RNA sequence: UCUUAUCAAGAGAGGCUGAGGGACAGGCCCUGUGAAGCCCGGCAACCCGUUCAUGCUAAUAGAAGAAGGUGCUAAAUCCUGCAAAACCGUAUCGUUUUGAUAGAUGAGA
Numbered sequence: 001u002c003u004u005a006u007c008a009a010g011a012g013a014g015g016c017u018g019a020g021g022g023a024c025a026g027g028c029c030c031u032g033u034g035a036a037g038c039c040c041g042g043c044a045a046c047c048c049g050u051u052c053a054u055g056c057u058a059a060u061a062g063a064a065g066a067a068g069g070u071g072c073u074a075a076a077u078c079c080u081g082c083a084a085a086a087c088c089g090u091a092u093c094g095u096u097u098u099g100a101u102a103g104a105u106g107a108g109a
Stems, first nucleotide, its partner, number of pairs: 001109007012040001014039003020030003024081004041073003046069002048065001050064003053060002077102001082099006
């Protein structure tokens, strides 16, 4: 970089440290009643190992599970960012919905 799946659930009043953080832009927020980071804990179940089922040896989807590899652990991916439809309206404003884009994570290439 490409393909594909998921993104409204869940997760600590712990230790170290000490100012910033929420991808980007605009908002709006979090933060010394302590940000980010590291350690420990936890959540989940993408990969995964085991058992059951179908099937028949190549697999399939489902249930149970968490030893191992990732991931995650404020707010829907915090909201909007492009397009379409509906409603309102004089209206290029606004509201809602849907789909893209962008992003994040897993697996494969």

A computed fold for a 109-nucleotide RNA from Virgibacillus halodenitrificans, annotated as SAM riboswitch aptamer (S box leader). RNAcentral holds the sequence, with entries from MGnify. NCBI's taxonomy places the organism under Bacteria, Bacillati, Bacillota, Caryophanales, Virgibacillus. The prediction has a mean pLDDT of 80.